This is a predicted structure of a 387-nucleotide RNA (Bacterial RNase P class A) from Desulfuromonas sp. The coordinates come from a structure-prediction model, not an experiment, and the mean pLDDT is 76. It is recorded under the gene name rnpB. The RNAcentral record of the sequence draws on ENA. Its Rfam family is "Bacterial RNase P class A". Rfam classes the family as a ribozyme. Rfam's curators write: Ribonuclease P (RNase P) is a ubiquitous endoribonuclease, found in archaea, bacteria and eukarya as well as chloroplasts and mitochondria.

């Protein structure tokens, strides 16, 4: 200098004017109130979306139900350690694949622990194997003395198909073959030592054992899981329904109608009033201080964790967090002269027109996925050259 890997960091256009929204706080005035208040309107102060607020896929607070115990079903989860509040998240490390390599990537328990199904195409045969061509054997004809042909049967060493054909080379042995037997080489099972907390690993024996693949196909084994969810649940309470309790009244007339008032008519009894009760409309509350964040230090190889300091940073509720103007940055496209150069071309300026992405808290956090603009760090690997 180049191609490359990993890890991590800020921002999310920037200022100012105006006009506005939702919360707070401080105050002023009215209004209700015995009061303590509390509304409503005004001013001033200071606050107002994220790195994914998104998906609602995991977990966990919380909060209401439900709850002796087990066993069944039903879900999830899957190498080991270890983090954590919990995890299906994480970090490290093992183990199988890939890349020279930094490293990347696996749902990574079981396929001889029990069963069971599936295996396209081609191919004779696709799973307790399998004679199609090929190799030997016997038998009956033919032609002959060495072939052919049909039947019977051996045989998985060659040949062909396949993604997969039931270990490989060699050597015995065979009629011809074959772990059939033997070396030697590869895997596997189990057993011992040794190393390591463990998943595993390294040495050594034994046993022809040779087992096909698939469990994001049923199933098996092993942890694991009670349910609904801020529209969870409290409080207050216009209003309907009434199961209740008290007074009043039935001709000595509660109450109602006519009417401004009274006298007067009418009507007039399981009804009238008050309480209670209930909890619609509707309000207050759960709400935002928390596994919380920042910054130091201190253990840990790392997720994190310990101590100390500092800070408080949206609470809306048919749902604020915006608009518009202005200069200003950054970029795309056009357009203009200019400087450098023979020139292709490059630079750097000034006009006009654009353009600043994904996306919008809803009880609250930890995750994980998905979507998104530009730019920064640091560390590492290969290859090339110069010193």
């Nucleotide at each position: 200098c180049g191609a490359a890997g990993a890890a991590g960091c800020a921002c999310a256009g920037g200022c100012g004017a105006u006009c506005g929204c939702c919360g707070g706080u401080u105050u002023u005035a009215u209004u209700c109130u015995c009061a303590c208040g509390a509304a409503u309107a005004g001013a001033g102060c200071g606050g107002g979306a994220g790195g994914a607020a998104a998906g609602u896929c995991c977990g966990g607070g919380c909060u209401c139900c439900a709850c002796a115990g087990g066993a069944c079903a039903g879900g999830a989860u899957g190498g080991u350690u270890c983090c954590u509040a919990a995890c299906g998240g994480g970090a490290a490390c093992c183990g199988g694949g890939g890349g020279u390599g930094a490293c990347c990537u696996c749902a990574g328990g079981g396929a001889u622990a029990a069963g069971u199904g599936c295996c396209a195409c081609a191919g004779a045969a696709a799973a307790c194997a399998g004679a199609c061509c090929g190799c030997c054997u016997g038998u009956c004809c033919c032609c002959a003395u060495g072939g052919g042909u049909a039947c019977a049967g051996g045989u998985a060493a060659g040949g062909g198909u396949g993604a997969a054909a039931c270990g490989g080379u060699g050597a015995g042995g065979u009629a011809a073959g074959a772990g059939c037997u033997c070396a030697c080489c590869a895997g596997u099972u189990c057993c011992g030592c040794c190393g390591g907390u463990g998943a595993c690993g390294g040495c050594g024996g034994a046993a022809g054992c040779u087992a096909g693949g698939u469990a994001a196909a049923c199933c098996c084994c092993a942890u694991c899981c009670g349910g609904a969810g801020c529209a969870a649940g409290g409080c207050c309470g216009a209003a309907u329904a009434g199961a209740g309790a008290a007074g009043c009244g039935u001709u000595u007339g509660a109450g109602g109608g006519c009417g401004g008032u009274c006298c007067g008519c009418c009507c007039g009894a399981g009804g009238c009033u008050u309480c209670c009760g209930g909890g619609u409309u509707g309000g207050c509350u759960g709400c935002u201080u928390g596994a919380a964040g920042c910054c130091g230090u201190c253990g840990g190889c790392a997720a994190c964790g310990g101590c100390g300091g500092c800070u408080c940073u949206a609470g809306a509720g048919g749902a604020a967090u915006g608009a518009u103007c202005g200069c200003c940055g950054c970029u795309g496209c056009g357009g203009u002269g200019c400087u450098g150069g023979c020139a292709a071309c490059a630079g750097a300026g000034c006009c006009g027109c654009g353009g600043c992405a994904c996306a919008g808290a809803a009880c609250c956090c930890g995750g994980c996925u998905u979507a998104u603009g530009g730019g920064c760090u640091u560390c590492u690997u290969c290859g090339a050259c110069c010193u």